[in-house]
C1' cells in the first nucleotide's frame, strides 16, 4: 500500500440480511419490600448523540460514501 470483517448503556449482547411501533436481554449500579443483619428473592428506577461526519429517503442502529479505532489476510 491492497482486500475482508467488526464498532449498539459501565461489561457482554439481540435487532441490521428485507428501512417504519417506545433500540432487546443478562450482568453491574441504585430505591423500596422482605431479614436482627447479610445474602438470595420480589417490585421499580437511572444509564444509549447505536464509533464519527456526510448522503439517500416522508422516515436510517439498519442502505451508500469518507474518516477514526480494532482484528485477520496479502504484499
Nucleotide at each position: 500500500g491492497g482486500g475482508c470483517c467488526c464498532g449498539u448503556a459501565g461489561u457482554c449482547u439481540a435487532g441490521u440480511c428485507c428501512g417504519g411501533c417506545u433500540a432487546u436481554g443478562a450482568c453491574g449500579u441504585u430505591g423500596c419490600c422482605u431479614u436482627u443483619a447479610c445474602a438470595a428473592g420480589g417490585c421499580g428506577a437511572a444509564g444509549g448523540u447505536c464509533g464519527u461526519c456526510g448522503g439517500u429517503u416522508c422516515a436510517a442502529a439498519u442502505c451508500c460514501g469518507g474518516c477514526c479505532g480494532g482484528g485477520c489476510c496479502c504484499a